[in-house]
RNA sequence: GCAACACAAAGCCAAACCAGGGGCGACCCUGGGACGGAAAGCCACGGGUCCGCUGCAGGAAAAAGCGGACAGCCGGGCUGCCUGA
Numbered sequence: 001g002c003a004a005c006a007c008a009a010a011g012c013c014a015a016a017c018c019a020g021g022g023g024c025g026a027c028c029c030u031g032g033g034a035c036g037g038a039a040a041g042c043c044a045c046g047g048g049u050c051c052g053c054u055g056c057a058g059g060a061a062a063a064a065g066c067g068g069a070c071a072g073c074c075g076g077g078c079u080g081c082c083u084g085a
Base pairs, nucleotide, nucleotide: 012037013036017032018031019030020029021028022027035072041078042077043076045075046074047073048070049069050068051067052066053065054064
């Protein structure tokens, strides 16, 4: 240096839920809170789920199109802490 990853230590993140705020909504932000996480850091590139609108239609739903949300759904890409049994 590369690969791999057990123990330990130091730190890191924070599900559900609660409160306040934002958004039509999915959901997001802040505080509390910890189910978990070794990329639970970042990127919507592929798939997926969800929301809104259009559209079809007698009405509704589905297909389709457009715009969004989720990186803690699965892949992929980029970056990265400790340790040396």